RNA sequence: UUCUUAUCCAGAGAGGCGGAGGGACUGGCCCGAUGAUGCCCGGCAACCGAUCACCUGUAUGUUUGUUCAUACGGGGAGAUAAUGGUGCUAAUUCCUGCAGAGUUUUUUAACUCUGAAAGAUGAGAA
Numbered sequence: 001u002u003c004u005u006a007u008c009c010a011g012a013g014a015g016g017c018g019g020a021g022g023g024a025c026u027g028g029c030c031c032g033a034u035g036a037u038g039c040c041c042g043g044c045a046a047c048c049g050a051u052c053a054c055c056u057g058u059a060u061g062u063u064u065g066u067u068c069a070u071a072c073g074g075g076g077a078g079a080u081a082a083u084g085g086u087g088c089u090a091a092u093u094c095c096u097g098c099a100g101a102g103u104u105u106u107u108u109a110a111c112u113c114u115g116a117a118a119g120a121u122g123a124g125a126a
Base pairs, nucleotide, nucleotide: 001126002125003124004123005122006121007120008119013041015040016039017038021031022030023029025097027095028094042089043088044087046086047085048084050080051079052078054075055074056073057072058071059070060069061068093118098115099114100113101112102111103110104109
């Protein structure tokens, strides 16, 4: 970089450095010298992993018993930690872009809903 797949309406500092643009792109709308974006520290807890509650299969032993114990598995949407690996830390992924449906006497419009696309992040693969 490409492919597959899951998620994207929750959460996160009155700290330090630093100085001009930043929020992927389009059109909007915002953030920013009362210092943004970025970096460091701090923080959060989404994904993978870990441990546990709990559910469950098999084997062996045991019990009046479908009882209990041990071993090895499977699940785990709940809980814990943050010194396991990534990630995130303005606004729903800030809204929007393509298609469909619905509502409304602003009807070449406005609004609502659904799906897709694009993007981001994780996990797996090439």
Molecule: SAM riboswitch aptamer (S box leader)
Organism: Brevibacillus parabrevis